[in-house]
Overview:
This is a predicted structure of a 72-nucleotide RNA (transfer RNA) from an Alphaproteobacteria bacterium. Model confidence (mean pLDDT): 81 of 100. Taxonomically the source falls in Alphaproteobacteria (Bacteria, Pseudomonadati, Pseudomonadota).
RNA sequence: UCCGGGUUAGCUCAGCGGUAGAGCAAUCGGCUGUUAACCGAUUGGUCGUAGGUUCGAUCCCUACACCCGGAG
Numbered sequence: 001u002c003c004g005g006g007u008u009a010g011c012u013c014a015g016c017g018g019u020a021g022a023g024c025a026a027u028c029g030g031c032u033g034u035u036a037a038c039c040g041a042u043u044g045g046u047c048g049u050a051g052g053u054u055c056g057a058u059c060c061c062u063a064c065a066c067c068c069g070g071a072g
Stems, first nucleotide, its partner, number of pairs: 001071007010024004018055001026042005048064005
């Protein structure tokens, strides 16, 4: 330098055009003599950045940034 994959909640990851989700964690409550475990609820997101396409973009296109792998 070129090619491919990835970037979404505190963490691990789904979602691939139509109001953004799960598990774990956190907070509150239930249960228990207490803790743990278990059960219920709640909180938490500029979807890497900037543009473009579209009635509508996490999703499609372009550039850039960062991470991983490959080629030379």